[in-house]
RNA sequence: UUUGUGAAGAGUUUGACCCUGGCUCAGGAUGAACGCUAGCGGAGGGCCUAACACAUGCAAGUCGAGUGAGUUUAGACUCACGGCAAACGGGUGCGUAACACGUGCUUAAUCUACCCUGGAGUGGGGGAUAACUGUCGAAAGGCAGAUAAUCCCGCAUACGCUCCGAUUAAUGAAAAAAAUCGGAGGAAAGAUUUAUUGCUCUGGGAGGAGGGCGCGGCUUAUUAGUUAGUUGGUGAGGUAAUGGCUCACCAAGACGAUGAUGGGUAGCUGGUCUGAGAGGAUGAUCAGCCACAAUGGAACUGAGACACGGUCCAUACCCCUACGGGGGGCAGCAGUGGGGAAUCUUGCGCAAUGGACGAAAGUCUGACGCAGCCACUCCGCGUGGAGGAUGAAGCAUUACGGUGUGUAAACUCCUUUUUUGGGGAAAGACGACUGACGGUACCCCAAGAAUAAGGGACGGCUAACUACGUGCCAGCAGCCGCGGUAAUACGUAGGUCCCAAGCGUUAUCCGGAUUUACUGGGCGUAAAGCGUCCGUAGCCGGUUUAUUAAGUUCGUUUUCAAAUCCCGAAGCUUAACUUCGGACAGGGAGCGAAUACUGAUUUACUAGAGAAAUGUAGGGGUUAGUAGAAUUUCAGGUGGAGGAGUGAAAUCCGUUGAUAUCUGAAGGAAUACCAAAAGCGAAGGCAGCUAACUAUACAUUUUCUGACGGUCAUGGACGAAAGCGCGGGUAGCAAACGGGAUUAGAUACCCCGGUAGUCCGCGCCGUAAAUGAUGCUCGCUAGGUGUUUCUCCUGUAUUGGAGGAGUGCCGUAAGCUAACGCGUUAAGCGAGCCGCCUGAGUAGUAUAGUCGCAAGGCUGAAACUCAAAGGGAUAGGCGGGGGAACACACAAGCAGUGGAUUGCCUCGAUUAAUUGGAUAAUAAGCCAAGAAUCUUACCUGGGCUUGACAUCCCGAGAACCUUUUCGAAAGAUUUGGGUGCCAGUUUACUGGAGCUCGGUGACAGGUGCUGCAUGGCCGUCGUCAGCUCGUGCCGCAAGGUGUCCGGUUAAGUCCGGAAACGAGCGCAACCCUCGUCGUUAGUUAGUAUGUCUAACGAGACUGCCUCGGUAACGAGGAGGAAGGAGAGGAUGACGUCAGGUCACUAUGGCCCUUAUGUCCAGGGCGUCAGAGACAAUACAAUGGGUAGUACAGCAGGUAGCUAUAUCGUGAGAUGGAGCCAAUCCCCAAAACUAUCCUCAGUGCGGAUCGAAGUCUGGAACUCGACUUCGUGAAGUUGGAAUUGCUAGUAAUGGCGAGUCAGCCAUAUCGCCGUGAAUAUGUCCCUGUUCCUUGCACUCACCGCCCGUCAUACCAUGGAAGCUGGAGUUCUUUGAAGACUCGCCCUGCGGGUUGAGGAGAAAGCUAGUGACUGGGGUAAAGUCGUAACAAGGUAUCCCUACGGGAACGUGGGGAUGGACCACCUUCCUA
Repeated sequence: UUUGUGAAGAGUUUGACCCUGGCUCAGGAUGAACGCUAGCGGAGGGCCUAACACAUGCAAGUCGAGUGAGUUUAGACUCACGGCAAACGGGUGCGUAACACGUGCUUAAUCUACCCUGGAGUGGGGGAUAACUGUCGAAAGGCAGAUAAUCCCGCAUACGCUCCGAUUAAUGAAAAAAAUCGGAGGAAAGAUUUAUUGCUCUGGGAGGAGGGCGCGGCUUAUUAGUUAGUUGGUGAGGUAAUGGCUCACCAAGACGAUGAUGGGUAGCUGGUCUGAGAGGAUGAUCAGCCACAAUGGAACUGAGACACGGUCCAUACCCCUACGGGGGGCAGCAGUGGGGAAUCUUGCGCAAUGGACGAAAGUCUGACGCAGCCACUCCGCGUGGAGGAUGAAGCAUUACGGUGUGUAAACUCCUUUUUUGGGGAAAGACGACUGACGGUACCCCAAGAAUAAGGGACGGCUAACUACGUGCCAGCAGCCGCGGUAAUACGUAGGUCCCAAGCGUUAUCCGGAUUUACUGGGCGUAAAGCGUCCGUAGCCGGUUUAUUAAGUUCGUUUUCAAAUCCCGAAGCUUAACUUCGGACAGGGAGCGAAUACUGAUUUACUAGAGAAAUGUAGGGGUUAGUAGAAUUUCAGGUGGAGGAGUGAAAUCCGUUGAUAUCUGAAGGAAUACCAAAAGCGAAGGCAGCUAACUAUACAUUUUCUGACGGUCAUGGACGAAAGCGCGGGUAGCAAACGGGAUUAGAUACCCCGGUAGUCCGCGCCGUAAAUGAUGCUCGCUAGGUGUUUCUCCUGUAUUGGAGGAGUGCCGUAAGCUAACGCGUUAAGCGAGCCGCCUGAGUAGUAUAGUCGCAAGGCUGAAACUCAAAGGGAUAGGCGGGGGAACACACAAGCAGUGGAUUGCCUCGAUUAAUUGGAUAAUAAGCCAAGAAUCUUACCUGGGCUUGACAUCCCGAGAACCUUUUCGAAAGAUUUGGGUGCCAGUUUACUGGAGCUCGGUGACAGGUGCUGCAUGGCCGUCGUCAGCUCGUGCCGCAAGGUGUCCGGUUAAGUCCGGAAACGAGCGCAACCCUCGUCGUUAGUUAGUAUGUCUAACGAGACUGCCUCGGUAACGAGGAGGAAGGAGAGGAUGACGUCAGGUCACUAUGGCCCUUAUGUCCAGGGCGUCAGAGACAAUACAAUGGGUAGUACAGCAGGUAGCUAUAUCGUGAGAUGGAGCCAAUCCCCAAAACUAUCCUCAGUGCGGAUCGAAGUCUGGAACUCGACUUCGUGAAGUUGGAAUUGCUAGUAAUGGCGAGUCAGCCAUAUCGCCGUGAAUAUGUCCCUGUUCCUUGCACUCACCGCCCGUCAUACCAUGGAAGCUGGAGUUCUUUGAAGACUCGCCCUGCGGGUUGAGGAGAAAGCUAGUGACUGGGGUAAAGUCGUAACAAGGUAUCCCUACGGGAACGUGGGGAUGGACCACCUUCCUA
């Protein structure tokens, strides 16, 4: 500069993230179908399935200007001969993987009727036959007789035609062509209006047809070998023509991994759909070619056919028949049946276009032109327009105020596309006639908003939301998913969104999908590098000269039909549609030019590669020999009771002498130390020592060859362990097996034995986590530091430096990577070649082939199921992983619980009811700080229905007091009295407040349900030290850092370091109580300080000293009432447990409404075989009894506490002073002193029971407490297990209060008295916190998850067989036709070939199949627990054996194993 106008993503794996990877969606399209709906017009399209069968009609005839005959009144018509046409047009896509198609070349190997054009000719004879007539036959048709021609056959003539021969010799690769000469052969038809038209021969043209060749376009190797006319030659036949096209003979070829042969599928193309493109899919309509015409075969006629509406034969099917025999072919147009999800009228016309015939008029034409049906597609138009708010009504919703539908409607004005009626009326005809469409398009007039809107969707993707119903049901769903009582996801309604005469669904194709990657992907761990090497074909290839021009590039010529697409115009009112003009890109072929690169040939070179020479290194290989240590066995000696083995044991060995020890012998296997990150080898792998043979690598310098190279499909060789065959050998070890243990079991782990095997020789096998999970070769791209080996320089030192070849580590050099990581030994940057991958499971399975003695190896699917499977990293949680710290967690102690009796609570059982809730820790002396009635929610019975309670309305009445009867009461009924307060007003009266009764409906009421709809409150982790944020930094991101590390602390408390710097909620402190002191005040205490009460202050801060430490801080000490948080309390971070509570209260939703509400009486919550939790009292002498004596504090008190006194054995009673409280009242016990009991079921213990009482209350029967007397049970310190507590604590002793008439209180909450022991440690148990590690967990280990078995369903493999299908081969039979031979030749007979039929064989393929194998799916099934953490025996791979099952064991291998220790290496110091 030109061309080009064109490229979008989303959902879904996870707790979250990145990646890999599949599935799904949004777009476009269709010859479509289905569902709902539907006004008009235009242009197109319309059996994709059964190439299934077809009734009926039509679809190919025409010519009297070729001829004969018949009918007839002139027109004319009919039959037949003859000519031309019928090979076109129309249909379909069976077959075909092929020169069938496309494209290009070629035919010097060809033909061509009608048409155009040039030349020449058209003379003269003969013959048959149809119609017709007769006859036979049902018919088709046969036989006999007669006749014409443009019918048929000879004769003449003829060229530039054909054949033969000769000569010339341009073009060309080649002569058979051309030119000249000679010889031989071959024609004809007439008609007539006399102007023409036919006919014959022969050139040219046009159009058409045949043949050949190059290239191009499906799938399968689980099809690898195919082929006998097969490949070629010579000759002949045949054809328009070449050719094994056919035949005879000869040769043995021909094709094939660049995929032959076989199987499957399929008409090909222009094009069409999609796509940014490259591509992918497709081949309806239109157009070109091919193939076919019921199925198979064959030829005839003809210019052309092996012929859709011709012939012959065979087969299947159908029809007619007088049973003798005949006829038929809709894949032509309509139409019918059938099939199917599905595809139209038995229409009009030859007016136009085209075709056949004809001189023409014309005839024929289901080609064609039109119309009909169908929203099947595309396009256009309409269903009204303007105004119209009190935002009507209705509907929906609501927080009841409203909001939405909504200017939408109504209403007013206007218009008439469409609709209806009336009238007119074409072009289509180029050039005279001619109009099916059609009285159609179109035009004019009139009427009147009149006749005209639906479908789908509304959780995300994806535009659009509410209500009701339903309740994991009914259902939805493209993917994810929704539904288990508040569903924007189901169904309905209102509203909204999208498209619109359509809208959705289904099916299919492309796209998105870079998800087969040419454009444009990958292979360390996600799927993917062959176990390793050698090497053939192939592919790729160093420097250089020359030639060439195959690839390549440029120019030009030609072609790729038309239509389509694109661009520009034009015509239908526009558009769709149609017409005209133009054109790109790309492909094929020819010619010419260029020569950088590649190729070919060629000239040289040495840098690649190789060879020679000289050295060096090594567990490289093979064979033979040999050495010592150890195990075991045997023999002998000594010796005398055990040994061996384990977590602990036992089996086992041993007094017939083991183990131990000494001596000797035998035999096999393996080679300690050296030894290493080392070395060698292609890999597997290789280790005592010696020898022989042999291979490799590297270094150095010189010489030589001169690209000889790289990689490698097929192929070949090697290839751990296990295993197999034959023969040896066998010390140890050791699958299987036997025994002993462990265990619920233990086909295991552990132990005692033990055979194959392990070893050797020969031969197989050919696999491993055969791994660096990393193919080979070459080049390039920072370093540092080890080590093996070699050389050179320096030159003798503990040398230093340089260069190769290996082998390690580190590394933010760069770069790459999803990350982890890799990083000159690349996973970096490039080149070449090979191998491999394409979701998971099924499955490395089935089948088939092949290899193997077998085991098995190699190659290697599908149906079906799922929406994931997977890699790396992150945060948690977890671990029978590690490290650190802490806690009455353990340890050290004290006292208990678990045993007894009783109480109380719970479960269970029972019941008419035993109301309900709470159920591991975090329920169980809990809700309940007090169930005889009440409480009370439960049961039975009796009542009420606007209600026991609230508001509103109406009526009556003051309220209220009193009374009768029934009743268990509630309640029903009933008597008498009574008329108030406030305001107005002249009294009467009216109104109001409040109360009672009656009525009415709105409503009340519910301890009914849901704590998994909720608020509030509470429990728990836990008074644990944690939980977060802003900015910055790191990472693609989740996320990390901060919060980590070293110390320290009770503490994420503080200090130092550090890519962090700060901050918040927690910690601490602030608050209350107690302890010391001071000041002030003081009723009731006291009278002097003091104590006490109250208020306000002081005091403690590691402040001081010593030591350690950078510091924080720690250890010790002094002083002090108190010392390192002085003691106790209140205070509970982010959050967890869908923890608890709808029965405290509140509250959404649901439910009941003469009851699930409410009132009353009685009962129940108190029942009792049993079990559990928490307590009380005990079991006694550290005690019990009796007597005496002493000392508190917190509290409480008027329906109360109650003194002194009296009575009672006592509970208590009588009585009543004082006190509304620092005033009065209520107030200790243990302790101490003295004495009795003397170890016992007791003078312990007090349950239980009997009798008698007291008190409260309306009432103690169910079911109260207390008192007195009597009775006197279990129990003698408690199994496994388990609880609390670190100082004024545990233990022990009593006292008070709340609730409350009383009390089931041994409870709960407080108070004081007496008053210890032990620990200054640890992480063992239980837990918590932090760091780190592994993880397949994230509902987070109470996790996840494997396999057998059982049941149901699904698809599939094997299978005795059974049934088909398509071919192949062989035998036999064999129609028509063709070829050929013969004969007595109008014809007959024989032979060859031949469709078809019958039979046989071997395979291939499909269906089915008793039974059987594994696989998949499914809700809660059974057995175990194999894997994930060190998964409790680390796991996995190959192999072998064994076992209900996961699996176990042996041999070898891998790390894709945790933890600890050691070694080595690296980094820093």